Context: one part of a larger RNA
RNA sequence: GAACGAACGCUGGCGGCGUGCCUAACACAUGCAAGUCGUACGAGAAAAUCCGCUUCGGCGGGUGAGUAAAGUGGCGCACGGGUGAGUAACGCGUGGAUAAUCUGCCUUUAAGCGGGGAAUAACUUACCGAAAGGUGGGCUAAUACCCCAUAAAGCUAUGGAGCUCCGGUUUUCAUAGCCAAAGAGAGCCUCUGCAUGCAAGCCCUCACUUAAAGAUGAGUCCGCGUACCAUUAGCUAGUUGGUGGGGUAAUGGCCUACCAAGGCGACGAUGGUUAGCUGGUCUGAGAGGAUGAUCAGCCACACUGGAACUGAGAUACGGUCCAGACUCCUACGGGAGGCAGCAGUGGGGAAUAUUGGGCAAUGGGGGCAACCCUGACCCAGCGACGCCGCGUGGAGGAAGAAGUCCCUCGGGAUGUAAACUCCUGUUGUGUGGGAAGAAGCGAGUGACGGUACCACACGAGGAAGCCCCGGCAAACUACGUGCCAGCAGCCGCGGUAAUACGUAGGGGGCGAGCGUUGUCC
Numbered sequence: 001g002a003a004c005g006a007a008c009g010c011u012g013g014c015g016g017c018g019u020g021c022c023u024a025a026c027a028c029a030u031g032c033a034a035g036u037c038g039u040a041c042g043a044g045a046a047a048a049u050c051c052g053c054u055u056c057g058g059c060g061g062g063u064g065a066g067u068a069a070a071g072u073g074g075c076g077c078a079c080g081g082g083u084g085a086g087u088a089a090c091g092c093g094u095g096g097a098u099a100a101u102c103u104g105c106c107u108u109u110a111a112g113c114g115g116g117g118a119a120u121a122a123c124u125u126a127c128c129g130a131a132a133g134g135u136g137g138g139c140u141a142a143u144a145c146c147c148c149a150u151a152a153a154g155c156u157a158u159g160g161a162g163c164u165c166c167g168g169u170u171u172u173c174a175u176a177g178c179c180a181a182a183g184a185g186a187g188c189c190u191c192u193g194c195a196u197g198c199a200a201g202c203c204c205u206c207a208c209u210u211a212a213a214g215a216u217g218a219g220u221c222c223g224c225g226u227a228c229c230a231u232u233a234g235c236u237a238g239u240u241g242g243u244g245g246g247g248u249a250a251u252g253g254c255c256u257a258c259c260a261a262g263g264c265g266a267c268g269a270u271g272g273u274u275a276g277c278u279g280g281u282c283u284g285a286g287a288g289g290a291u292g293a294u295c296a297g298c299c300a301c302a303c304u305g306g307a308a309c310u311g312a313g314a315u316a317c318g319g320u321c322c323a324g325a326c327u328c329c330u331a332c333g334g335g336a337g338g339c340a341g342c343a344g345u346g347g348g349g350a351a352u353a354u355u356g357g358g359c360a361a362u363g364g365g366g367g368c369a370a371c372c373c374u375g376a377c378c379c380a381g382c383g384a385c386g387c388c389g390c391g392u393g394g395a396g397g398a399a400g401a402a403g404u405c406c407c408u409c410g411g412g413a414u415g416u417a418a419a420c421u422c423c424u425g426u427u428g429u430g431u432g433g434g435a436a437g438a439a440g441c442g443a444g445u446g447a448c449g450g451u452a453c454c455a456c457a458c459g460a461g462g463a464a465g466c467c468c469c470g471g472c473a474a475a476c477u478a479c480g481u482g483c484c485a486g487c488a489g490c491c492g493c494g495g496u497a498a499u500a501c502g503u504a505g506g507g508g509g510c511g512a513g514c515g516u517u518g519u520c521c
Stems, first nucleotide, its partner, number of pairs: 001521001003519002006517005013390006019383002021348001026346003030343003035075003040072002048063006082301003091226008101218002106214007114148004123138006154178008162169002183206003187202002192199003227273003234264003239261008276298004280291004303324005326337004354380001356379003362376001363374004393423004403414004427462001428458006437448001465510005470491003476505005486493002
């Protein structure tokens, strides 16, 4: 000198764009953050209101409404959002391998979608429990579940041929065995059946099943690179390799039985300390050094530890189970919870925001759609925290008012500065108008927001401070103080004329900021 997710002191007019718990991965009150589909399915309220009856207590019926709430089923909940604890590792970066693999939704292609069955929730009933919740009996539906049929380009086994890196492999052929499905909605009468028109018929849309290919996403393996300590020198028994078996979508000591005795290491094993990695960011002429907030990619984690289930995908932040710590409820028998989602609270700290608005846009989930959900996101609020821009007025105005300071008492300085005169209207205030962002076409749809912006009116009116002035280093005098009080980045100032302390006048620098501290280059 440059930089900062900064903090502190003094000061503070406006706007735009960014940015804001770096500390306790400490504990959390409250609300919201993942639902949706009635075009899969069965069932189905109430309040209110109207009508009728009434013994005036009510009863029945209609609308509300096939609505609400709940249940079965499907898809989603593995995305999006947060954090950086752990991890020195194939975790990340980069380049490869997969002849060792999987891939829901989506696209393309080929073929299919026939027949049957038994349950179960909701509901009802009986019961247990303080609650959370649970048990037994009875009824019922489906795109839930099961069986049969059909079936090869599929799968399994065996055999032949080709290729081969001699491990196998793919291609092809043959034989045998095995495997599927579900409907829903709209329309039509050409065919079929009833013979009006309807559906078992036809047709369309969306689903469903099998196979092949693609796209996307993921798993696994390998080469190279990836902090410090040798005041860490030896480490290792599933350890290293083989064979058989198991397991996985898949290779493999991944697991297991047996066999062999190996494997790693001064080219730093093992141990310890620290740390998420990268694109990038800061600095620097560069080489390099430091760093990894915001944004983007990857990884890891979700109170702590462990485990699996479901599923195309999880060993699953707002799922399950077990153990532990903590908090809460309890009828003491037993239960409930997990903000490192968005706000917000306590605590810690030098220090970091609103318990806001909206789904209008972009994107995501569900749905044929209408639409619903979305603290992702888009906006608004707070903070000079940063960067950028603008203003706090302009012109004229005395050999120069007053005040203040200095003085050799003559004067000098503040100083065109003020007053005063004439203007301007950025900004401000008021009034009026008023967007784009919103779509293939037409209509409709804006949280922001009556915002930005435009016009007119008013009126210099509402808007300047901070640090420094001994040298480095731009800027000097007076008074006070008297090694005191104090200053200080270094050198050093202060003990009676201090340009170095304090105040004043004057000056220098930067300016809505200016200084100080911290950190890095």